[in-house]
Molecule: c-di-AMP riboswitch aptamer (ydaO/yuaA leader)
Organism: Vulcanimicrobiota bacterium
RNA sequence: GCUAACAGAUCACGGAGUCCGGUGCGGCAGGCGCCGGAGCGGGGGACUUUCCCGGUAGGGGUGAACGCGCCGGUCGGCGCCAGGGCGAUUCUUCCGCCCGAACCCGUCAACUAACCCCGUACGUGUGAGAAGAAGGAGCA
Numbered sequence: 001g002c003u004a005a006c007a008g009a010u011c012a013c014g015g016a017g018u019c020c021g022g023u024g025c026g027g028c029a030g031g032c033g034c035c036g037g038a039g040c041g042g043g044g045g046a047c048u049u050u051c052c053c054g055g056u057a058g059g060g061g062u063g064a065a066c067g068c069g070c071c072g073g074u075c076g077g078c079g080c081c082a083g084g085g086c087g088a089u090u091c092u093u094c095c096g097c098c099c100g101a102a103c104c105c106g107u108c109a110a111c112u113a114a115c116c117c118c119g120u121a122c123g124u125g126u127g128a129g130a131a132g133a134a135g136g137a138g139c140a
Base pairs, nucleotide, nucleotide: 011125012124013123014122018038019037020036021035022034023033024032025031039120040119041118042117043116044115049110058108059105060104061103062102067080068079069078070077071076083099084098085097086096087095089134090133091132092131093130094129
């Protein structure tokens, strides 16, 4: 000097999942627990309107994750697709790389004002891609 791996921090990504206050633990700090609030997210819930369906072959919700074909006794696997994400200001296009799951309610729910209820987790590390437009930080 180069390369690889690991760890931490910063920063960044998916996601609603962030912030503030009080209090307890702790010698203190960090941190953690509990309570309350703000913000964000989700569900239930009239009139009017809409739907005519359901009656176990149920029905519904969160989410991008809805579906199709093939292999297979099943589990599962392969391929495609609606749809979704990332490439470090934003938008559009191109290019490149990915996801296309899982869980919940429990016979019940269209929308829905008032009103009521719930969540605020978890997981991870893209590379300095290109063009156009917009915006504006810093410096002089």